[in-house]
This is a predicted structure of a 77-nucleotide RNA (transfer RNA) from a Candidatus Zixiibacteriota bacterium. Its Rfam family is "tRNA". Rfam links the family to the GO term triplet codon-amino acid adaptor activity. The organism belongs to Candidatus Zixiibacteriota, within Bacteria.
């Protein structure tokens, strides 16, 4: 260069054929508890679903491109 996978919270990750307000873990923060803590119980906060465009009544999900990683591969040397 080519081909191929991945790209969702802070991390690690589901998300079932396109459909009503995108979810868990662990984390973080608030309170009960407790002499503090720490663990446990409650609530909460945290998402342009990697970017651009397109198809569609409707898109994380379908296609273009394009970036960023990861792997094999090919050429130079």
């Nucleotide at each position: 260069g080519c081909u191929g996978a991945u790209g969702u919270a802070g991390c690690u990750c589901a998300g079932u054929u396109g459909g009503u307000u995108a979810g868990a873990g662990c984390g973080c923060c608030u309170g009960a508890u407790u002499g503090u803590g720490g663990a446990u119980c409650a609530g909460g906060a945290g998402g342009u679903c990697g970017g651009u465009g397109g198809u569609u009544c409707a898109a994380u999900u379908c296609c273009u491109c394009c970036c960023a990683u990861c792997a094999g591969u090919a050429c130079c040397a």